The RNA shown here (SAM riboswitch aptamer (S box leader)) has 106 nucleotides and comes from Sunxiuqinia indica.
[in-house]
RNA sequence: UGGUUAUAAAGAAGAGUGGAGAGAACGGGCUCUGUUAAACUCUGGCAACCCUCUGUUAAACAACGGGAACGGUGCCAAAACCCGGCCGGUAACGGAAUUAUAAUUG
Numbered sequence: 001u002g003g004u005u006a007u008a009a010a011g012a013a014g015a016g017u018g019g020a021g022a023g024a025a026c027g028g029g030c031u032c033u034g035u036u037a038a039a040c041u042c043u044g045g046c047a048a049c050c051c052u053c054u055g056u057u058a059a060a061c062a063a064c065g066g067g068a069a070c071g072g073u074g075c076c077a078a079a080a081c082c083c084g085g086c087c088g089g090u091a092a093c094g095g096a097a098u099u100a101u102a103a104u105u106g
Base pairs, nucleotide, nucleotide: 001106002105003104004103005102006101007100008099013043014042015041016040017039021032022031023030026084027083028082029081044076045075046074047073049072050071052067053066054065055064056063080098086095087094088093
């Protein structure tokens, strides 16, 4: 930086540095923010994708459950903040796409 698969309406803080933005992209909203935004650092926490233990299955390193939370990771305002934009639908909605994270592969 591509591909594949899975997940995304749950959950989770404080301080320091910093000094005006932030909430992915396009459009429209809305919300947060000098009672300090982004970013970085420390500490704390949430989660359970990988690692790990275990049950079921003839067996399985697969699948579906249960447990732990050292390590690898990610995350800690609001449904991926909401709606639209592509497809189906009168609509409600649904699907795809996109994005994010993980594993794997090039």
Taxonomically the source falls in Sunxiuqinia (Bacteria, Bacteroidia, Marinilabiliales, Prolixibacteraceae). The prediction has a mean pLDDT of 86.